[in-house]
RNA sequence: GCGCCCAUAGCUCAGCUGGAUAGAGCGCGAGCUUCCGGAGCUCGAGAUCGGGGGUUCGAGUCCCUCUGGGCGUA
Repeated sequence: GCGCCCAUAGCUCAGCUGGAUAGAGCGCGAGCUUCCGGAGCUCGAGAUCGGGGGUUCGAGUCCCUCUGGGCGUA
């Protein structure tokens, strides 16, 4: 250089054939429980989906481009 893959919450990941309020686990905060803590249970906060543009009535999802990371190849 060329080809392929990945980027969604603090972390690890779902998200179907484009569809209506973007979810889960861990972690975090509060409460219950306990002598205190842990465990357990309940509730809550937290991501405008890597940046920009396009298509569409509608984009995390499709297209283009850039950025970052990974793999392969001469």

The RNA shown here (transfer RNA) has 74 nucleotides and comes from Candidatus Berkelbacteria bacterium UBA1384.
The organism belongs to Candidatus Berkelbacteria, within Bacteria.
The prediction has a mean pLDDT of 80.
It was read from a public genome assembly.